A computed fold for a 72-nucleotide RNA from a bacterium, annotated as transfer RNA.

RNA sequence: GCCUUCAUAGUUUAACGGAUAGAAUACAGGCCUCCGAAGCCUGGGGUAGAGGUUCAAUUCCUCUUGAAGGCA
Numbered sequence: 001g002c003c004u005u006c007a008u009a010g011u012u013u014a015a016c017g018g019a020u021a022g023a024a025u026a027c028a029g030g031c032c033u034c035c036g037a038a039g040c041c042u043g044g045g046g047u048a049g050a051g052g053u054u055c056a057a058u059u060c061c062u063c064u065u066g067a068a069g070g071c072a
Base pairs, nucleotide, nucleotide: 001071002070003069004068005067006066007065010025011024012023013022018055027043028042029041030040031039048064049063050062051061052060
């Protein structure tokens, strides 16, 4: 230098182009307990950035940024 894959919550991750973007874990509050742990309930928190296509984009296209891999 070229090519491929990936980027979603603090972390690990789901989501045919159409449902309020779902779960686990962590965190906060409550119940329970003599106090904790465990368990149960509730809550806050997310689509890397900028454009484009579309009635509608996490999803498709382009560029940028970052990560991993391959070739030279």
Its Rfam family is "tRNA". The coordinates come from a structure-prediction model, not an experiment, and the mean pLDDT is 82.